[in-house]
RNA sequence: AUUGAAAAAGGCAAACUUAUUGAAAGAUAAGGUCGCAAAACCACGGGUCUAAAGCGCUACUGCCACGACAGCCGGGUUACCAAUU
Numbered sequence: 001a002u003u004g005a006a007a008a009a010g011g012c013a014a015a016c017u018u019a020u021u022g023a024a025a026g027a028u029a030a031g032g033u034c035g036c037a038a039a040a041c042c043a044c045g046g047g048u049c050u051a052a053a054g055c056g057c058u059a060c061u062g063c064c065a066c067g068a069c070a071g072c073c074g075g076g077u078u079a080c081c082a083a084u085u
Base pairs, nucleotide, nucleotide: 001084002083003082004081011036012035016031017030018029019028020027021026034071040077041076042075044074045073046072047069048068049067054063055062
């Protein structure tokens, strides 16, 4: 550096529940273990979600990211073990 997750040592924690927070999507903590070889970190590109404020409309279920998702894909950075070079 590449490949892999068979073994060993470990790690994380989906759904759901409770509490908090938020307009919401969601996030945080505890419980919980669907799964994960980066399910560690980063919103750079794509995608997805929400739409408070703002805008439009006679009204509305409309428009809208400066919000969110890293366990959606790609990308960047870092990393245990084994094998190969």
The RNA shown here (c-di-GMP-I-GGC riboswitch aptamer) has 85 nucleotides and comes from Paenibacillus sp. J31TS4.
It was read from a public genome assembly, where an Rfam model found it.
The model forms 91% of the base pairs in the Rfam consensus.
Rfam family: c-di-GMP-I-GGC riboswitch aptamer. Gene Ontology term of the family: cyclic-di-GMP binding.